[in-house]
């Protein structure tokens, strides 16, 4: 040190597809940031920042001048001298100021980002190919001359800007001459050096080139040369945007020779020559863009940006041009052209804010026409100084960052107000008041800086310090459904509105609006926009492609990428070290300064690039070698591999002939069609085309598409054996080239069958289809195109390597054995499907020489939400004869999904098994008639209301004349008809008379003289006041309770365990069996619960107990007769208690089980019959009008009372019944047999009376006693004779009865009379499986009265069930699914409307 162990740092997610689940996948949110803007709000300070849009146009002022010590001149006042008419004039010198000549500067500083994809920028190198004013160092020089031009003066043009002509003049202006160093040019010689052209030094020759003076003490200058510094110029490597629907670009183009030009290399420019040069490692073209240091974000890698500050570039109204100069092709210079603006005397001129302010305009949006040169820096000057919108400051703006404040302490078991409330209280809340304290900031007053080295301070009377007064002047914004921290009330009622995503709002909204409470942040808070993040959602770090988006249809192969074993060398990659560089700022670390912080400052650090040296494992490169990868040879081998030629039989159709006769054909059934002109059928002969039965396979071959009779020829590939040869020759493969089913296309051939189009027939609502009869292209051949497909194993290749096995098919090899072969055994290789462990996967599933495993490895293609759209998109480009193919978007759109796999259900005109009066088999009905009743509808003042498929409709209603009653019109009451509380009175006030429809009201009359008491009072009644009562008003979709229904169907679940990532599964499935998830057996399940069954009631048999009011066998009495009486309890019966039935017994079947079949016995037999009893749940099923109840609503009425009306309406429609249509009947006469009930405001006998309903009377009975009470059908006798009747009874008339206060609306019944429809019921449809259906009567509840309804009771008493195909409902297993509100689902297209 490797390594191992330990420690530390960084990395956060959530919502949303589903009934639920896992996955894929997008959308959205939480974070940070900004030169921001907008809304609401706004106390102070510090430090920053402030046109992102119109590189739009600009009024006005300022932003670059300075030097009199370069020069000639001009210059007021003042000073000196002189003169003076006392106004002043002349001269002198100094100072100041000045236009001009001249010098330096104006190329810096300041602005902007238009252009630019470029050596523009960044970084690193190079220039031996260059320049550099002012500055620094060194050497040398500074001599002699000359002529002008401004200013100025005169004349003169023009409106102006601006000139013109003549004359005078100075210089550091200009010119000539001289001199000069290797400074420049051209030769010669010697020395040294470099990566190349080449560079440097020394000696000597020829030619050429300088200067300026000023103040003057000493300085400042000038010229030549060398060096330095600084600044610049040029070249090259590397780096950083998008589009390939931009693929070819290029003529000064690429290079050369010679020249020109330049500071300088260069095709920079020119002449000539050559034909090159750039490009898939993306040229050219198009779009976009100033680049960088850096900024924001991010864990990082990365992504986005390039405001402020700093570096570089470019530009200065647009375009072009040069001049001057050290430097410009010059923002505040010039010239030209364009556009625009301004002035004008119309002739002509002037201008350029992307400098600082400022204006207009644009825009969502961005400031003062401020102060100062005091500081820093710059220009000029010797200097004083001048100039400086650079800069330093101030102003405006919460635009950002940072800091501070708006008070602090005490103060109630808690004020008021507000909000909520279960009315008790809770919250706001120590919050306030109140008491005490303090004074930051702001205010007032006083002092008052540093910034400067002497003078000089814009900021500025600022910072800072001190004092004073007083809690005094200073809080908002947003959110509160989940994500996401924070909940209530009211209002609203799918409205108004909210919304980042999911989503809220349709009468109880924590989601809208308001209020209260609360959360968050705070001089801010929200919103919008944009960027990064989350997004591992372009994935280098760090993704995928069987089914979610994604493997090219297949092969050959170019570039490229990658590549076996050994040795030596090399050092590009790689590793290490040193050095150079990486401006400053920024960032990080450490320190310092503003009271802190922001901010400022000092020191250190980081990435990147380059040079040199070292190392030699690995990759690369070079050389040499090897054989295992790959290939070749040799010997074999299987095969529908490909191409061409020939041959064959069966079948179909057609033609000819024979036999033969009425049909054939076709279908679910038919028809079209064919056929007496002879079809179909059948026999013989012939023609033609296409395809190759059997073999045949789960088989073989091929790269894929694909390939099938037989023979021959040509030909590709595979496999096996051998191990002779080559020696890495390999793999993949963008472009490229080739192959490529079917259909289609061009011209030609061929055409039997089949058969798009087309025609006809059917089917159907239609049927441009499915079925049928025909039938053209086509299908076939040769040639040439097309180039697609669910070209699929939805699976790229390396026949790559590795990772348990087993079975099977085929080819090859070997062995045992044998004469040989088969069989058998072993081994190897290849192929092909199957099962399967690990592992993989979201799951489904896949798999060991066929992976979707592992190692890879390698390479290439492709994918990034859904739709639009793989598109009749495109003046795109390519291919094609055409059809079209290939490449291939965007706009737009989606209340955010679209998807994959799997799960539970539901469903299926899917399957299996099994039930049920489900069908079938039967019996009787309904639907037709009349009528009763309910409902709809209509009507009405009202016809109160609920119920609505089954599962509303003789249902709530077990009974509406008043009442009921909830409805309507009218009359009335207002603490109320009813409850609780207070006060007062106490005469409980009834009855009667009067008015009224009554409720009620006033008056009269008026008997009577409250009850209890602990003596306090209480009860009761009346009056008064207010709290409250009251509501059949709404909501059954706010509820409780109750009920219906699936369904008495056999199911529904749980615990633990196990399996699965999970939803879930298992158990509960399976084999049997049952009425049953009933039981048995099996089983990763083992148990359990709710259901089933049983326990309960009733009925059928028996026993026992009991024996009246029931019973009467025997005994006795009695009657016309009767259990009438005594007596008895045997029997019947009644009602208590028990027994009995359990597949217990036998036989058979079954698995030796469960159980099933049969039998015996028994009153009853396999749950004996009936009832009660209804799992988890479904239908927002029904009921707020039984009751209860939240909320809402009404309060002289939506409450209360009253009388009357209505609920009873009536053109209609439906449901449920009754009665019928008749002879199995009707009617009459006479005469039998029940059960279960009810009865006191009751049932009522008998008797009398009435034709009758009934009436009178009232025995008996609170009932096994008496009564209702007769049962009826039936049976017997008689009659009717098939008819609208002796059937049927509606309707109507008259007369009555009964109940009741009262039968008009609107009761039942009776008698007489009247006698309607109806002669067995269309489509359709209901019930019932045995004491059932059908039929017959009886009773009861309700009830004064009022059943054809309802609930019960017994009498008589059938038929049929082969069976499970079908209809309906249900159970269970399984399968499919895009359904899950669950098939009454989902969903597509067209049309219409909005």
């Nucleotide at each position: 040190a490797a390594u191992u162990c330990g420690c530390c740092c960084u990395u956060a997610g959530a919502g949303u597809u589903u009934g639920a689940u896992c996955c894929u996948g997008g959308c959205u949110c939480a974070g940070g940031a900004u030169g921001a803007a907008c809304g609401c709000u706004g106390g102070c300070g510090g430090c920053g920042u402030g046109c992102c849009u119109a590189a739009c146009a600009c009024a006005u002022g300022c932003a670059a001048g300075u030097c009199g010590a370069a020069c000639g001149g001009u210059u007021a006042a003042g000073c000196c001298g002189g003169c003076u008419u006392c106004g002043g004039c002349c001269g002198g010198g100094a100072a100041u100021a000045c236009a001009g000549u001249g010098g330096c500067g104006a190329a810096c500083g300041g602005g902007u980002g238009a252009g630019u994809a470029a050596c523009a920028c960044g970084u690193g190198a190079c220039c031996a190919a260059c320049c550099u004013g002012c500055c620094c160092c060194c050497c040398g020089c500074u001599c002699c001359g000359g002529g002008a031009c401004a200013a100025c003066c005169g004349c003169u043009g023009g409106a102006a800007a601006c000139g013109g002509c003549g004359g005078c003049u100075a210089a550091u202006a200009c010119c000539g001459g001289g001199u000069a160093c290797u400074c420049c040019g051209c030769g010669g010689g010697c020395c040294c050096c470099g990566c190349a052209u080449g560079g440097g030094g020394c000696c000597g020759g020829c030619g050429g080139g300088a200067a300026a003076g000023c103040c003057c003490a000493g300085g400042c200058g000038g010229c030549g040369g060398g060096g330095g510094a600084u600044g610049g110029g040029g070249u090259c490597g590397c780096g950083g945007c998008c589009c390939a629907u931009u693929a070819g670009g290029u003529a000064g183009u690429a290079g050369g020779c010679g020249g020109g030009g330049u500071a300088g290399a260069g095709g920079c420019c020119c002449a000539c020559c050559u034909a090159g040069c750039c490009g898939a490692c993306g040229a050219u073209g198009g779009g976009u863009a100033g680049c960088c240091g850096g900024a924001c974000u991010g864990a990082g890698a990365g992504g986005u940006c390039g405001a402020c500050c700093g570096g570089c570039c470019a530009c200065a109204u647009u375009g072009g041009g040069a001049c001057u100069g050290a430097g410009a092709u010059a923002c505040g210079g010039c010239c030209c052209a364009g556009a625009c603006u301004c002035c004008u005397a119309c002739g002509g001129g002037a201008g350029g804010c992307a400098g600082c302010a400022g204006u207009g305009g644009g825009g969502a949006a961005u400031u003062u026409u401020g102060c100062g040169c005091a500081a820093u820096g710059g220009g000029g000057g010797a200097a004083a100084c001048c100039c400086u919108g650079a800069c330093g400051c101030a102003g405006c703006a919460a635009c950002g960052c940072c800091g501070c404040g708006u008070g602090c302490g005490g103060g109630a078991c808690g004020a008021a107000g507000g909000c909520c409330c279960u009315c008790g209280g809770g919250c706001u809340g120590u919050a306030a008041a109140c008491c005490g304290c303090u004074u930051u900031c702001a205010g007032c007053a006083g002092g008052g800086a540093a910034g400067a080295c002497a003078u000089c301070g814009a900021c500025g009377g600022u910072a800072c310090c001190u004092g004073c007064a007083g809690a005094a002047g200073a809080a908002g914004c947003u959110c509160c459904g989940g994500c996401u921290a924070a909940c209530u009330a009211c209002g609203u009622g799918c409205c108004a509105g909210c919304a980042g995503c999911c989503g809220c709002g349709g009468u109880a909204a924590u989601a809208c609006g308001u209020a209260g409470a609360g959360g968050g942040c705070g001089a801010g808070c929200g919103u919008u926009a944009u960027c990064c993040g989350g997004a591992u959602u372009c994935a280098u770090u760090g993704g995928g492609c069987g089914u979610a988006a994604a493997g090219c249809g297949c092969g050959c192969g170019u570039a490229g990428g990658c590549g076996g074993c050994c040795g030596c060398c090399u050092a590009a990659g790689c590793g290490g070290a040193a050095c150079c560089u990486c401006u400053a700022a920024c960032c990080c670390c450490g320190g310092g300064g503003c009271u802190c912080a922001a901010c400022c400052u000092c020191g250190g650090g980081c990435c990147g690039g380059g040079u040199u040296c070292c190392g030699g494992a690995c990759u690369g490169g070079g050389c040499g070698g090897c054989u295992c990868g790959a290939g070749u040879g040799c010997g074999g081998u299987a095969g529908a591999g490909g191409a061409g030629a020939g041959c064959g039989g069966a079948a179909u159709u057609c033609c000819c002939g024979g036999u033969g006769u009425a049909g054939c054909g076709g279908u679910g059934g038919a028809a079209u069609g064919c056929g007496c002109a002879g079809a179909u059928a059948u026999c013989g002969g012939g023609a033609a085309g296409a395809a190759c039965a059997c073999c045949g396979a789960u088989g073989g071959c091929g790269a894929a598409g694909g390939c099938a009779g037989c023979u021959c020829u040509c030909u590709g590939g595979g496999c096996c054996g051998u191990c002779a040869c080559u020696g890495a020759c390999g793999c993949u493969g963008a472009g490229g080239c080739g192959c490529g089913a079917a259909a289609g296309c061009u011209g030609g051939g061929g055409g039997a069958g089949c058969g798009a189009a087309c025609a006809g027939g059917a089917u159907u609502a239609g049927a441009u289809a499915c079925c049928c009869u025909g039938g053209u292209a086509g299908u076939c051949c040769a040639c040439a195109c097309c180039g697609u497909a669910a070209a699929c194993g939805a699976g790229g290749a390396u026949c790559c390597a590795c990772u348990a096995g087993g079975g099977u098919g085929g080819g090859g090899g070997g062995g045992u054995g044998u004469g040989g072969a088969c069989c058998c055994c072993c081994u190897u290789c290849c192929g092909u499907g199957c099962c399967g462990g690990a592992g993989u996967u979201a799951a489904c599933a896949c798999c060991a020489a066929u992976a979707a495993g592992u190692g890879a490895u390698c390479c290439a293609c492709c994918c990034g939400g859904g739709g639009g759209a793989g598109u009749g998109a495109c003046g795109g480009g390519c291919c094609g004869c055409a059809c079209g193919g290939g490449u291939g978007a965007a706009a737009c759109u989606c209340a955010a999904a679209a998807g994959g796999a799997a799960u539970u259900g539901a469903c299926g005109g899917g399957g299996g098994c099994c039930c049920g009066c489900a069908c079938a088999a039967g019996c009787a009905g309904u639907g037709g008639a009349g009528u009763a009743u309910g409902u709809g509808g209509u009507u009405u003042a009202a016809u109160u209301u609920g119920a609505a498929g089954c599962a509303a409709c003789g249902c709530g209603a077990a009974g509406a004349a008043c009442c009921u009653u909830a409805c309507c019109a009218g009359g009335u009451c207002u603490u109320g008809a009813c409850a609780u509380c207070g006060u007062g009175c106490g005469c409980a006030u009834a009855g009667c008379c009067u008015a009224g429809a009554g409720a009620u009201a006033a008056g009269g009359u008026g008997a009577a003289g409250c009850c209890c008491u602990u003596c306090g009072g209480g009860g009761c009644g009346c009056a008064c006041a207010g709290a409250c009562a009251g509501g059949u008003g709404g909501u059954g979709c706010a509820u409780g309770g109750u009920u219906g229904u699936c369904g008495u169907c056999a199911g529904c679940u749980c615990g633990u365990g196990u399996c699965g990532u999970g939803a879930g599964a298992u158990g509960u499935u399976g084999g049997g069996u049952u009425a049953a998830g009933u039981c048995c057996c099996g089983c990763a399940a083992c148990g359990a619960g709710c259901g089933c069954a049983a326990c309960c009631c009733u009925u059928a048999c028996c026993u026992u107990c009991a024996g009246u009011a029931g019973c009467c066998a025997g005994c006795a009495c009695g009657u016309a007769a009767u259990g009438g009486u005594g007596g008895g309890c045997a029997c019947u019966c009644u009602g208590g208690a028990g027994g009995g039935a359990c597949u217990g017994c036998c036989g058979g079947g079954g698995a030796c089980a469960a159980c099933c079949c049969g039998g015996a016995g028994g009153a009853a037999g396999g749950u004996g019959g009936g009832g009660a009893g209804g799992a988890c749940g479904u239908c927002a099923a029904a009921u707020c009008a039984u009751c209860a109840u939240g909320c809402c609503c009404c309060u002289u009425a939506u409450g209360g009372c009253c009388a009357g009306g209505g609920c009873u309406a009536c053109a209609c429609a439906c449901g449920u019944g009754c009665u019928a249509c008749a002879a199995u009947g009707g009617c009459g006469c006479a005469a039998a047999c029940a059960a279960a009930g009810g009865g006191a405001a009751g049932c009522a006998g008998a008797g009398c009376u009435g034709u009758g309903a009934g009436g009178c009377c009232g025995a008996g009975c609170a009932a096994a006693u008496c009564c209702c009470a007769a049962a009826a059908a039936c049976a017997g006798c008689g009659u009717c004779c098939c008819a609208g009747u002796u059937c049927g009874g509606a309707u109507u008339g008259u007369a009555g009865u009964c109940u009741g206060c009262a039968a008009c609306u609107c009761g039942a019944c009776u008698a007489c009379a009247u006698g309607a429809a109806g002669c067995c019921g269309g489509a359709a449809u209901c019930g019932c499986u045995a004491g059932u259906a059908a039929u017959c009567g009886c009773g009861a509840a309700u009830c004064a009265g009022a059943a054809u309804g309802u609930c019960g009771c017994g009498g008589u008493g059938a038929a049929u069930a082969c069976g499970u195909u079908c209809c309906c409902g249900g159970g269970u297993c399984u399968u499919g699914c895009a359904c899950u509100c669950a098939c009454c689902g989902c969903c597509c297209g067209u049309c219409a409307a909005g």

A computed fold for a 1394-nucleotide RNA from an uncultured bacterium, annotated as small-subunit ribosomal RNA. RNAcentral holds the sequence, with entries from ENA and SILVA. The prediction has a mean pLDDT of 83.